[in-house]
Context: one part of a larger RNA
RNA sequence: CCCUCGUUAAGGAACUCGGCAAAAUGCAUCCGUAACUUCGGGAGAAGGAUGGCCCUGGUAGGGUGAAGCGGCGCGCCCGUGGAGCCCGACGGGGUUGCAGAGGAGAGGCCCUACCGACUGUUUAACAAAAACACAGGUCUCUGCGAAACCGAAAGGUGAGGUAUAGGGGCUGACACCUGCCCAGUGCCGGAAGGUUAAGGGGAGGAGUUAGGGCAACCGAAGCUCAGAACCGAAGCCCCGGUGAACGGCGGCCGUAACUAUAACGGUCCUAAGGUAGCGAAAUUCCUUGUCGGGUAAGUUCCGACCCGCACGAAAGGUGUAACGAGUGGGGCGCUGUCUCAACGAGGGACCCG
Repeated sequence: CCCUCGUUAAGGAACUCGGCAAAAUGCAUCCGUAACUUCGGGAGAAGGAUGGCCCUGGUAGGGUGAAGCGGCGCGCCCGUGGAGCCCGACGGGGUUGCAGAGGAGAGGCCCUACCGACUGUUUAACAAAAACACAGGUCUCUGCGAAACCGAAAGGUGAGGUAUAGGGGCUGACACCUGCCCAGUGCCGGAAGGUUAAGGGGAGGAGUUAGGGCAACCGAAGCUCAGAACCGAAGCCCCGGUGAACGGCGGCCGUAACUAUAACGGUCCUAAGGUAGCGAAAUUCCUUGUCGGGUAAGUUCCGACCCGCACGAAAGGUGUAACGAGUGGGGCGCUGUCUCAACGAGGGACCCG
């Protein structure tokens, strides 16, 4: 010097990203307990008092309940009975130590905000969380040989279930709510018209040659080659619907008798221009915004304001008691975290073997 412990004057978070670590609290009985609340809770809230031993006295009281006795519907029955065993005070008196939950083991507490309702689940071995799940909500598919899924198939799961069932998506207790846009995309419905494949259909054409013709050339049937009109589904176009479907939810200019601001007006664009609620927020760049609170002093925190760079309503919005090894801020208690270090113990380091 290192590790693991113990103690410490005065101060008591001045340490530090942060009270990390340590200290403190700790049991039982009694007293006493706020806001808030879903009336369950919050609660062990908080905050206090008491605790040994001896005597009264194993007392008062409580639990269990044998023998015996009585009864009859006879039984592992009912009633009575109180033995034995177990638990065991309040109060009063006395006594002792510095100290009586005398050792070990055994909550620190409060206020406030954010997130997630909750108990649960998770990155086996750097993350336990505000992530996942969750009851509840909603949309959608599925009529049963169901949908969906596994499987070339047979077959199986779904389910020996049947729409109060099963699958999928989103949301995530509860409370109050969940606005506008269907132009685009998706999905659902429609079938008049347009487009349209194979196929059907064969007009007209071509090759070949019996034949005709002096020749040029024409050319039946058959075979062959291409082949127009027309008839041809779904789909697409088209017509509607649909947002707890994918998604989206404006700009400029002017205006009130101080100023400022603009309830008001004008104009352009759009499918429609963000409603309620919330808001410098787990979201705010400018920004340590401004004001208030807390501090002697506060880029954090809390309450407001609203100019929302770039909140916003089931990728839910706003609240919310309870809950949390969650995250931020403050306080009480307590401390070697610190001012600032000291001493002690054990084990290393060092020396010898």

Description:
A computed fold for a 353-nucleotide part of an RNA from a Pseudomonadota bacterium, annotated as large-subunit ribosomal RNA, domain IV. The source organism's lineage runs through Bacteria, Pseudomonadati and Pseudomonadota. The prediction has a mean pLDDT of 89.